A computed fold for a 74-nucleotide RNA from Zooshikella ganghwensis DSM 15267, annotated as transfer RNA. Lineage of the source: Bacteria > Pseudomonadati > Gammaproteobacteria > Zooshikella > Zooshikella ganghwensis. Its Rfam family is "tRNA". Rfam classes the family as a transfer RNA. Rfam links the family to the GO term triplet codon-amino acid adaptor activity. The coordinates come from a structure-prediction model, not an experiment, and the mean pLDDT is 82.
C1' cells in the first nucleotide's frame, strides 16, 4: 500500500441479506421465599447500534467516507 472480517447494554452475542416500537443470556438493583446466607421466583434500571454524511415518510439495517482491532497478500 491492496483485500477481507469485526464494532449493538457493564460482559458475551442475536437482529442487518428482505428498512417499520432495539432484544436475549449473564451481571446489577428492588422484592418474595429463609432465623440468616445460598439457590430459586417476580419486577425494574441500563443503548441515542464505533464516528460523520447521504438516500427515504421512516435507517442498527441501504449507500459513501472515516476510525479502532484482527486476518491475508505485497
Nucleotide at each position: 500500500c491492496g483485500g477481507a472480517g469485526u464494532g449493538u447494554a457493564g460482559c458475551u452475542c442475536a437482529g442487518c441479506c428482505u428498512g417499520g416500537u432495539a432484544g436475549a443470556g449473564c451481571a446489577u438493583u428492588g422484592u418474595c421465599u429463609u432465623c440468616g446466607g445460598g439457590a430459586g421466583g417476580c419486577a425494574a434500571g441500563g443503548g441515542u447500534c464505533g464516528c460523520u454524511g447521504g438516500u427515504u415518510c421512516a435507517a442498527a439495517u441501504c449507500c459513501a467516507g472515516u476510525c479502532a482491532c484482527u486476518c491475508c497478500g505485497a